[in-house]
Context: one part of a larger RNA
């Protein structure tokens, strides 16, 4: 000098755009954050005088809850970056070739009965389906061969038709795996490893593989730093620097890991699953003491910690996601508003004229100088401000549909009106005098200053620098 997710002191007018728990991955009251489909299904209810139409839906069923959102604890690792590879999977989507024949048995709901304080159940009986099962069929799979194995569902509509269903092949996008290379510090860590290294058999997986297991062999890694210990999410990038290089990894984006803590698992195309299940643990809550409930590192918010970080706001109008044939429903993603000078950037706090250079202040001491054209005063303007009127774009898609928002913007009226601080002034370093104090009180980044004329302390006048900020402190270069 530059920089910061900054903080503190002091001051504070406006707008735009960004950013906002860096600490306790500490504990959480309350609300919301993942639903949707009645054009899969049998019921029930509302409504109607009745029928029909309509609406709602606990349950079965489908699909989505593996995305989106958060955090950085762990991890020195094929985790990440980069460059390659072969032994794989892929719901929805696209292209394409075929197909959908015949039967059956249940289980919820509902009903009855019954247990429990509750959470939640037990028993009996009935029933539908795009739920489940069997047979048939198969350009698929398995197998050396003989041969063996595997499928389907309908709905709406008057019809055309359209959507859905099953088996193949290809694609797109996504994912799993392997490998070369790069990736912090310590040798006051030198030896480490028994599923360890390799083989065979078996198992297992979507797939390769000590991934697992039995047996056999005795290997494998290491001063080119193994092992151990410490620290740490990695990267595109950020900041500094002429560069080399150093530093950092907030926001945005990609990848990884995690979801009270430590295991396990089901379903599924995909999870070993943040708002699934289950077991152990700690903690909190309810209890009729038999037993139960919970997980904000989602969004607001609370307590605590801390130098320190915001509203328990509005809307699905837009963009995107989920479901649905669609209307649509849902979405704390997201779009917005609110708070904070936290940062960057822009604007304003007035312009022109105005000498007897008025008064006061300060210095000086017959004089004068300075504050100072500064003020007063005259005149002008209205960015801002106050108050009226009009009023968007963002809406795609004929019409309708805007949270933002009566916002931006345009226009009328009013009146200089509403708007300047902070630090410094011995040298480095731009800017000097007086008074007080008297090695005291104090100052201080370094040199230093202060013991009676202190440009260095304190006050005042004046000056200098920056400016809605300024100064200090911390960290990096």
């Nucleotide at each position: 000098a530059g920089a910061u997710g900054a903080a503190c002191g002091u001051u504070g007018g406006c707008a735009g755009c960004a950013u906002g728990c860096c600490u306790a991955a500490c504990a959480c009251a309350u609300g919301c954050a993942a639903g949707u489909c009645g054009a899969a299904c049998a019921g029930g209810a509302a409504g109607u005088g009745g029928u029909g139409u309509u609406u709602c839906u606990a349950g079965u069923g489908g699909u989505g809850g593996a995305c989106g959102g958060g955090u950085g604890a762990g991890u020195a690792a094929c985790g990440c970056g980069u460059a390659a590879g072969a032994a794989c999977c892929u719901a929805c989507c696209c292209u394409u070739g075929g197909g959908a024949g015949g039967g059956g048995a249940a289980c919820a709901a509902u009903a009855g009965u019954u247990g429990g304080a509750a959470a939640c159940g037990g028993c009996u009986g009935c029933u539908a389906a795009u739920a489940c099962c069997c047979c048939a069929u198969a350009g698929g799979c398995u197998g050396a061969g003989g041969a063996g194995c595997a499928a389907a569902a309908g709905a709406a509509a008057g019809a055309a038709u359209c959507c859905a269903c099953c088996c193949g092949a290809g694609g797109a996008g996504g994912g799993g795996c392997u490998c070369g290379u790069g990736u912090c510090u310590g040798a006051u860590u030198a030896g480490c490893u028994a599923g360890u290294u390799g083989g065979u058999g078996a198992g297992g997986c979507a797939a390769u593989a000590g991934c697992u297991u039995a047996c056999c062999a005795a290997a494998g890694c290491g001063a080119u730093g193994a092992u151990c210990a410490g620290u740490a999410g990695c990267u595109c990038a950020u900041c500094c620097a002429a560069g080399a290089g150093g530093u950092u990894g907030a926001u945005c984006a990609a990848c990884c890991a995690c979801a009270c803590u430590a295991g396990g698992u089901u379903u599924g195309a995909g999870a070993c699953a943040c708002g699934g299940c289950u077991c152990g643990g700690a903690c909190u809550c309810c209890u009729a003491c038999a037993g139960g409930a919970g997980g904000c590192a989602g969004u607001a918010g609370u307590a605590g910690g801390g130098a320190a970080u915001u509203u328990u706001c509005c809307g699905c109008a837009a963009u995107g996601g989920g479901c649905a044939a669609a209307a649509g429903c849902u979405u704390g993603a997201u779009g917005g508003a609110g708070c904070a000078a936290u940062g960057c950037c822009g604007c304003a706090u007035g312009g022109a004229g105005g000498u007897a250079a008025a008064a006061a202040g300060c210095c000086c001491a017959u004089g004068g100088g300075u504050c100072a054209u500064a003020a007063a005063c005259u005149u002008c303007u209205u960015u801002u401000c106050u108050u009226g009127g009009a009023g968007a774009a963002g809406a795609a898609g004929c019409a309708a549909u805007g949270a933002u928002g009566g916002u931006a913007u345009c226009u009328g009226a009013g009146g200089a009106a509403u708007a300047a601080g902070c630090a410094u002034c011995g040298g480095c370093u731009a800017a000097c005098u007086c008074u007080g104090u008297g090695c005291c009180a104090a100052c201080a980044g370094c040199c230093a200053u202060g013991g009676u004329g202190a440009u260095a302390c304190a006050g005042a006048g004046g000056a200098u620098a920056c400016a809605a900020g300024c100064g200090u402190c911390a960290u990096c270069u």